[in-house]
RNA sequence: GGGGCUGUAGCUUAGUUGGUAGAGCGUUGCUAUGGCAUAGCAGAGGUCAGGGGUUCGAAUCCCCUCAGCUCCA
Numbered sequence: 001g002g003g004g005c006u007g008u009a010g011c012u013u014a015g016u017u018g019g020u021a022g023a024g025c026g027u028u029g030c031u032a033u034g035g036c037a038u039a040g041c042a043g044a045g046g047u048c049a050g051g052g053g054u055u056c057g058a059a060u061c062c063c064c065u066c067a068g069c070u071c072c073a
C1' cells in the first nucleotide's frame, strides 16, 4: 500500500427482506422481611463509531473517514 470482517445502553449482544431501537446482566425507586439474601412491580439509560448521499422513510443500501482483528505484499 491492497483485500476481508467487526463497531448498537455501563458490560455481553439481537435486530437476516429499509417501516415504533429490543433482550440478559448491571443500575435507580417501590413492595414483601425485624434485617440481609431473594423475588415481584415500575423507571432511567442509545447522536446504532463519525460525516455525506439515495429514499416518503436508513442500525439496515451506497461513498468517504476513524478504531480493532485478520490475510496478501
Base pairs, nucleotide, nucleotide: 001072002071003070004069005068006067007066010025011024012023013022019056027043028042029041030040031039032038049065050064051063052062053061

The RNA shown here (transfer RNA) has 73 nucleotides and comes from a Candidatus Dojkabacteria bacterium. RNAcentral records the identical sequence in 2 taxa. Lineage of the source: Bacteria > Bacteria candidate phyla > Candidatus Dojkabacteria. Rfam family: tRNA. From the family's description: Transfer RNA (tRNA) molecules are approximately 80 nucleotides in length.